[in-house]
Background:
A computed fold for a 546-nucleotide part of an RNA from an uncultured organism, annotated as small-subunit ribosomal RNA, 5' domain. The full RNA is in RNAcentral, with records from ENA and SILVA. Its mean pLDDT, the model's own confidence on a scale to 100, is 84.
Context: one part of a larger RNA
């Protein structure tokens, strides 16, 4: 000098973009953060209203509507994403660049073949039991895109044998042959035919699914060079260790696991031990080498009250699943139960120190649906902090009787000082009146056209135009007027380093002080005052890097 997620002290006027528990990965009251779909499916209320019947005049029964609505089951698909935090880890964890003739990938996107026939439960619901709760138990009824079997197999997979081409001689890779395995689900709108008519049933279109195959895409699994802390006062480590054959296990290679056989790996270019740390892109210094760092965003990892474990699934050994064990908290009829904020707010504690128990799904993502929607503390906003950075403002011009004061003084005067009054202007900010955006543009609906599938002038998809619809911020920003210089300057410093001095006051006291040093009676260094330097909504101080 510059930096900082900063504290601390004096002070403080606006805005604009940022940031905002570094401590205790302590504990956590309250609400909210993850659902959605009725176009899978069966079932399905109430409160109110109206009506009629009885009525002992309190009321009761009943029927329609509410409404196939809530709420609640069954299945589907999300919850593995997005949000946090840095305990752990010195490791293929990070970073970078192959490998994978060892792999896997739901939902997308491309092509391709199907979508047949039949079964039996069981949830909801009833009933009847047990428990204080939490929950659970036995009957009995019922449905599917839930579940079982059976058919078919274009196509993948296995076997066996066969041919061609590459080979690192292990095999791979293509072709074509016999045999075996391996699917499926169905619902919505429309039209016609039968029908008095509705239903319903056959066929036929159109959307949305369902199944198997192949390629793409995205994602991920595994491996290998290389790279990057400390301690050698830590020198030997290792027995599933190293390596082989066999098997098992995987989506897949592998001592991954297991059994036999060898007796092997590692290591002074640093094993093994121990001590620190999440790893980079970066950020901060520096003329650069380099040194310090990894807060905010971005990309990997890891973890989720500890410590272990599997299950459903394309994906998890799964923050707001499951089960076990540990602490600890809370109900409790003592007999059992419940819970996990390193989500968003908040709270208590720690701490020198970190904010609001806000609005909104308007916009951008993100689940879920055909769609309308519906969810989304992610997100967009607002609120508090000078916690940084920028931006601006506290007025401008003129004004010497160089006023009063205050200070100093050789007592002549000199400084404050054009400073201020006074005069003549300005109108940013802040305050007061009115206006007032952008950020919305698609979804959807209506309406036109074209186009396409269709036997259709019935319906569906596409694509174009129009119109209407939608805003939390917020009556914000920004514009215009009102009114008047009115509301808006402080801190440190002043003996040398280092830019500013004189009085008084105190006497080695009282105090200063990065360093050198001041202070024992004229102290430019201690306290004051007046000056007068330096930076300004900040100045200082401390603490940390370079």
């Nucleotide at each position: 000098g510059a930096a900082c997620g900063a504290a601390c002290g004096c002070u403080g006027g606006c805005g604009g973009c940022g940031u905002g528990c570094c401590u205790a990965a302590c504990a956590c009251a309250u609400g909210c953060a993850a659902g959605u779909c009725g176009u899978a499916c069966g079932a399905g209320a109430a409160a109110c209203a109206c009506g009629c019947c009885c009525u002992u005049c309190g009321g009761g029964g009943u029927g329609u509507g509410g409404a196939g609505u809530a709420a609640a089951g069954u299945g589907g698909c999300a919850a593995a994403c997005g949000g946090g935090u840095g305990a752990g880890u010195a490791a293929c964890a990070c970073g970078u660049g192959g490998g994978u003739a060892a792999c896997c990938u739901g939902c997308c996107c491309c092509u391709u073949g199907g979508u047949c026939c039949g079964g039996g439960a069981u949830a909801a619901c009833c009933g009847g039991c047990c428990g204080a709760a939490a929950g659970g138990c036995c009957u009995g009824c019922u449905a599917a895109u839930a579940c079982c079997g059976g058919a078919u197999a274009a196509g993948a997979c296995c076997a066996c044998a066969g041919g061609a081409g590459c080979u690192u001689c292990g095999g791979c890779u293509c072709c074509g042959g016999c045999g075996g395995u391996c699917a499926a689900a169905g619902u919505c709108g429309g039209c016609c035919u039968c029908u008095c008519g509705u239903a319903g049933a056959a066929g036929c279109c159109g959307g949305c699914g369902c199944c198997g195959a192949g390629g793409g895409a995205u994602g991920g699994g595994c491996u290998c060079g290389c790279g990057g802390a400390c301690c050698a006062u830590u020198a030997g480590c290792u027995u599933g260790u190293u390596g082989g054959u066999a098997g098992g296990g995987u989506a897949a290679c592998g001592g991954c696991c297991u059994a036999c056989c060898a007796a092997g790996g590692c290591u002074g270019a640093g094993a093994u031990g121990g001590u620190u740390a999440g790893c980079u892109g970066g950020u901060c210094u520096g003329a650069g080498a380099g040194g310090a760092u990894g807060a905010u965003c971005a990309g990997c990892c890891a973890c989720a009250c500890u410590g272990g474990a599997a299950c459903u699934g394309a994906g998890a050994c799964a923050c707001g699943g499951u089960c076990c064990a540990g602490a600890c908290u809370c109900c409790u009829a003592c007999g059992g139960g419940a819970g996990g904020c390193a989500g968003c707010a908040g709270u208590g504690a720690g701490g020198a120190a970190u904010a609001u128990u806000g609005c909104g799904c308007a916009a951008u993502g993100g689940g879920g649906g055909a769609a309308a929607c519906c969810c989304u503390g992610a997100c967009g906003c607002a609120g508090c902090a000078a916690c940084g950075c920028c931006g601006c403002g506290u007025g401008g011009g003129u004004g010497a009787a160089g006023a009063a004061g205050g200070c100093c003084u050789u007592c002549g005067g000199g400084u404050u000082g054009u400073a201020a009054a006074g005069c003549c202007c300005u109108g940013u900010c802040a305050g007061g009146u009115g206006g007032g955006a952008a950020g919305a543009a698609c979804c959807c609906u209506u309406g036109a056209a074209a186009g396409u599938c269709g036997a259709a002038u019935a319906g569906g998809c596409u694509u174009u135009c129009a119109a209407a619809c939608u805003g939390a911020c917020g009556g914000u920003a920004c514009c215009a007027c009102c009114g008047g210089a009115g509301g808006a300057a402080g801190c440190a410093c002043c003996g040398g380093c280092u830019a500013a001095c004189u009085c008084c006051g105190u006497g080695c006291c009282a105090g200063c002080a990065g360093c050198c040093g001041c202070g024992g009676u004229a102290a430019g260094a201690c306290g004051g005052a007046g000056g007068g330097u330096g930076c300004a909504a900040g100045c200082g101080u401390u603490g940390u890097u370079c």